[in-house]
Context: one part of a larger RNA
RNA sequence: CAAUCUUGAAGGAACUCGGCAAAAUAACUCCGUAAUUUAGGAAGAAGGAGUACUUAUAUAGUUAUUAAUUGGUUAUAUAAGUGGCACUUAAUAGGGGGGAGCGACUGUUUAAUAAAAACACAAGACUCUGCUAAACCGUAAGGUGAUGUAUAGGGUCUGACACCUGCCCGGUGCUGGAAGGUUAACGUGAUUUGUGUAUAGCAAAGAUCUUAAGCCCCAGUAAACGGCAGCCGUAACCAUAACGGUUCUAAGGUAGCGAAAUUCCUUUUCGGGUAAGUUCCGAAGUGCAUGAAUGGUGUAACGACUUCCCUACUGUCUCCAAGAUUGACUCAGCGAAAUUGAACUCUCCGUGAAGAUGCGGAGUUCCAACGGUUAGACGGAAAGACCCCGUGCACCUUUACUACAUCUUUACAAUGCUAAGAAAGAUAUAAUGUGUAGAAUAGGUGGGAGCUUAUGAUACCUCGACGCUAGUCGAUUGUGGAGGCAUCUGUGAAAUACCACUCUUUAUCUCUUUUAUAGCUAACUAAUAUUUUUAUAUUAAAAUAUAGGACAUUGUAUGGUUGGUAGUUUGACUGGGGCGGUCGCCUCCUAAAGAGUAACGGAGGCGCGCAAAGGUGGGCUCAGGUUGGUUGGAAACCAACUGUAGAGUGUAAUGGCAUAAGCCCGCUUGACUGUGACACCUACAAGUGAAACAGAGACGUAAGUCGGCCAUAGUGAUCCGGUGGUGCUGUGUGGAAAGGCCAUCGCUCAACGGAUAAAAGGUACGCCGGGGAUAACAGGCUAAUGACUCCCAAGAGCUCUUAUCGACGGAGUCGUUUGGCACCUCGAUGUCGGCUCAUCACAUCCUGGAGCUGCAGAAGGUUCCAAGGGUUUGGCUGUUCGCCAAUUAAAGUGGUACGUGAGCUGGGUUUAGAACGUCGUGAGACAGUUCGGUCCCUAUCUGCCGUUGGUGUUGGAGAAUUGAGAGGUUCCGACCCUAGUACGAGAGGAUCGGGUAGGAUAUACCUAUGGUGUAUCGAUUGUUAAGCCAAUAGCAUCGUCGAGUAGCUAAGUAUAGACAGAAUAACCGCUGAAAGCAUAUAAGCGGGAAUUCUACCUCAAAACAAGUUCUCCUUUGAGAGCCGUGAAAGACUAUCACGUUGAUAGGUCAAAUGUGUAAACAUGGUAACAUGCAGCUAAUUGAUACUAAUAUCUCGAAUGU
Repeated sequence: CAAUCUUGAAGGAACUCGGCAAAAUAACUCCGUAAUUUAGGAAGAAGGAGUACUUAUAUAGUUAUUAAUUGGUUAUAUAAGUGGCACUUAAUAGGGGGGAGCGACUGUUUAAUAAAAACACAAGACUCUGCUAAACCGUAAGGUGAUGUAUAGGGUCUGACACCUGCCCGGUGCUGGAAGGUUAACGUGAUUUGUGUAUAGCAAAGAUCUUAAGCCCCAGUAAACGGCAGCCGUAACCAUAACGGUUCUAAGGUAGCGAAAUUCCUUUUCGGGUAAGUUCCGAAGUGCAUGAAUGGUGUAACGACUUCCCUACUGUCUCCAAGAUUGACUCAGCGAAAUUGAACUCUCCGUGAAGAUGCGGAGUUCCAACGGUUAGACGGAAAGACCCCGUGCACCUUUACUACAUCUUUACAAUGCUAAGAAAGAUAUAAUGUGUAGAAUAGGUGGGAGCUUAUGAUACCUCGACGCUAGUCGAUUGUGGAGGCAUCUGUGAAAUACCACUCUUUAUCUCUUUUAUAGCUAACUAAUAUUUUUAUAUUAAAAUAUAGGACAUUGUAUGGUUGGUAGUUUGACUGGGGCGGUCGCCUCCUAAAGAGUAACGGAGGCGCGCAAAGGUGGGCUCAGGUUGGUUGGAAACCAACUGUAGAGUGUAAUGGCAUAAGCCCGCUUGACUGUGACACCUACAAGUGAAACAGAGACGUAAGUCGGCCAUAGUGAUCCGGUGGUGCUGUGUGGAAAGGCCAUCGCUCAACGGAUAAAAGGUACGCCGGGGAUAACAGGCUAAUGACUCCCAAGAGCUCUUAUCGACGGAGUCGUUUGGCACCUCGAUGUCGGCUCAUCACAUCCUGGAGCUGCAGAAGGUUCCAAGGGUUUGGCUGUUCGCCAAUUAAAGUGGUACGUGAGCUGGGUUUAGAACGUCGUGAGACAGUUCGGUCCCUAUCUGCCGUUGGUGUUGGAGAAUUGAGAGGUUCCGACCCUAGUACGAGAGGAUCGGGUAGGAUAUACCUAUGGUGUAUCGAUUGUUAAGCCAAUAGCAUCGUCGAGUAGCUAAGUAUAGACAGAAUAACCGCUGAAAGCAUAUAAGCGGGAAUUCUACCUCAAAACAAGUUCUCCUUUGAGAGCCGUGAAAGACUAUCACGUUGAUAGGUCAAAUGUGUAAACAUGGUAACAUGCAGCUAAUUGAUACUAAUAUCUCGAAUGU
């Protein structure tokens, strides 16, 4: 010193984030018990009283070996006594009350940092499920559900109970619907291609049609996911707005509650509690960002939950003290670990990869060890978890991308029969056909001169179909009884006179295909029944019956759906990253007179345009100004003069351009084809200029010019694919397909040298590899910002710049703010605040000394000097800060890694759990809030605090000293006197000087006051023991309780700061020149502060200059040690006392002190018990050799003079 315990004066939560920890309470009996309530509770509420022992009596039981009004025994009650500080005497054994939040409750949970408000729960609701149930596991068989059957089972949400649960169906889901749109495969097969003589055949492509679910669409549904607005005006004070207007919406938040686990601003405002209240309680409402089963609001009971208050209680604290045990320390034995480049391992200032034991300078320092302490060794431990980076990983999410399982749709197969429909097609029959002209409703072409009629013509009645309303056709089982039509005329394409083939449209029969419906039974199905067989069987097989049935189911193909599962993606630059911005090309500046040249430097443009705005030949000269001119003006048009460009140039800027590249006109297409020496630029790939040659042209008389535009932007590699051309290849051959070559087309591939045809997020559950290449802390540099000072002085201060204040400006200092930079540290430099302990600066808060004052005094203001000392306690909050209460002489400002976590704490921040508000579809997120949440290290070196050993100090010792040097101390108020004086009208009210008792601090001590005092005395409970009684002892925290010696100790006692001197600061002076004056200064001489030095206290010759003095010894031994007994000493060592010539310790005797009257015996009492100054007594004092300090041994000056 730590841990675990015991006790504590006075105070009693002042401690602290917080009563953490501790204390207190505690058993039983009786009395008594509030609000409130779900009537059960709350409740052991709260708050009181009693309890031992002895004797007697009564009652009730029980028992016996009772004759009993007996004995024993148990319980209860009553009465009378006895002792104590205390009677559940020890041990066991609730502290209580009030307000609020959350959750109803008992339960469950992160084994090892979270026990909770989280989970669960009874209860409520929605939804699915009719049994081979839904749901789930499984490839399947099969199984769970369930040997259950809608009062059942699954899923989801809410979460007892009470009162309630509003509006919105636009979005997303889910359910239902089916008219339309869209839509796959299968089917159909127009057409085309190849081959070929072929419209053959074969092969290939394939338009159209048919067609499901899904989607679009139409409804329903919110206890499905979810959502639930603005603006403006208005009332006779002001304010407010019942009211009105307007916009939007699917609908605009109802009842409740509300600064809340939700409120940023915010410590909102008001009230309560407190001396003082960022928390708490009650209200208000302006709800950043409440709100109704993601439930709203209440609520008795309950809670190791969170929060506030009160009471009791206390060492939590003021402020610590003593004691016990175990460590620590010493000795004996045994004997790890991390760590470790090597070490011969000081301080300060500086330097330096920017914080040095190691570098520079200065200083300090004899050698070594032991006990302590942690300021440093950017100490140890863990290749930083924060941050960034990686074309790292993992897991999670989703309306990221792409797949897959599941589910679902359709087609075909296993797969059959019947009926009556629908659609399409085919054959057959019958009908149908109106431009104009024309008898009139002429389908087309061909043949053709006749056809039809008593087997009843023309015509009429009735009916039906079609229809262009004119008519055509048909039926007639009705009338009637002999003709009717064509050729001919005319129209035109000719007659339905007649025959044949055929087209449009329609109807019917038959057949084929498709489709939908209904029925059937034979495939198929049956965890339906009965029977039989098998050893059993609820199993299996078979048979029969029954139920279903071409469905279901399975397979293949196909469309849809699909975070259920999987694989992945989710850019870079960047004064860290993110957010923002940017990413290619052109022009200028930066750019430093060749070219080139960066920045998240400063300015702007482009992602085209033009058939003329191109080519050529010819011509012309602009903007502006002056003067003149009808309307006519500042500007319209005309003229003259002037006019180097001040205009124009399609388009930004720059460079050009009047010989024009600018403006106008004529003719035209060179905005050509094939090439291209040589250069520029340049990593490559690209990009640029370009004479010349060949061809065919335009313009120009010609020379000549022309391969777009005054120049510089107007853009995109490769792959892949399309189109046109082609003298190339053609997989046995010939073709074809396909490819090549030439031309051309398709990318805001704009992240523009383009990773893919195709891609977003979260991680606080995280992981790995790296980085001080890069952020957060601290340091460093800087000093914009900040703080402070100075200069100037407009102004105000009645007047007056400077008593005081000081604008607009200017000059500096500092390194405490906020920043900038990114230099050490990411193989770790622990971060806010508090506690503890400090140390320095001074720009001074107090105290001290001065100047000025708008200083009468007192009290102030301001400035100068001054760092010696001092600089409070509480309420609130994690707070620093701040506000508040009460004090004070004062309650200073800063630095020290925002001093101090190998010193403590851990409230805040900053892991994992959970909740609210807000954001997000979601996973999740929030310098928003809220509850909870592991702080390791035995000290090697340096430093510091102590204690020793050695050597030296020139012979060796024993004592006593000096003091170079070092450290400590250094504070302040009140009151009284001077004096109610000076001053002042008064009210008030001093300087200087003298005194008194104090506060805070420090040191020493224990006589007194107290604390402690682990065995000094006594009391006492339970139990055990020596045979019992008595008297004792052990154990139970020292069992508990009451006292208490020595020692230690504070709250107690005593003392201290002084006085005085020296030198000074600011400041004030004397004499006094330079400068005949003046001047405190230049020479000279003074005054002057809590400062400095001395003084006072302590250490100190290791002060290496090692000092001084005295005494002793020198071998015939000064002295010291070992050893022993010890304590006023002490970790060990040391120190001190003593060692027989002895009181050192123990013992003994005596005393003191403490306790409180021992045992035994006697007496009294039925008994408990009472009576008698006793007994015992640690550490204290004195006496006494009884015991032990015995005997001895070792070192020590012979190298000095």
A computed fold for a 1201-nucleotide part of an RNA from Reclinomonas americana, annotated as large-subunit ribosomal RNA, half B. Lineage of the source: Eukaryota > Jakobea > Jakobida > Histionina > Reclinomonas. Model confidence (mean pLDDT): 85 of 100. The gene name in the source record is rnl. It matches the Rfam family "Bacterial large subunit ribosomal RNA".